[in-house]
A computed fold for a 73-nucleotide RNA from a Clostridiales bacterium, annotated as transfer RNA.
Its Rfam family is "tRNA". Rfam classes the family as a transfer RNA.

RNA sequence: CGGGGUGUAGCGCAGAUGGUAGCGCGCUUGGUUCGGGACCAAGAGGCCUGGAGUUCAAAUCUCCACACUCCGA
Numbered sequence: 001c002g003g004g005g006u007g008u009a010g011c012g013c014a015g016a017u018g019g020u021a022g023c024g025c026g027c028u029u030g031g032u033u034c035g036g037g038a039c040c041a042a043g044a045g046g047c048c049u050g051g052a053g054u055u056c057a058a059a060u061c062u063c064c065a066c067a068c069u070c071c072g073a
C1' cells in the first nucleotide's frame, strides 16, 4: 500500500430476506440450607464503534472514518 473479516448488555455470542433487540454465564432480590454451594422464582442492565445517505421505518442496505484481526505485496 491492496484485499477480506469482526465491532450488539460486565464477559462470550445470536439477531437469512429492513419494522424500536434476545440466549448462556455473571449480577441483584427472595425461597430452600445452621452457613456456603447447588437448585427454584422474580428482576435490573445495551438503542446496537462514530458520522453521512436511502426509506414511512435501519443493528440489519449504501458510503466515509476509527479500532481489532487475517491474507498478500
Stems, first nucleotide, its partner, number of pairs: 001072007010025004019056001027043005049065005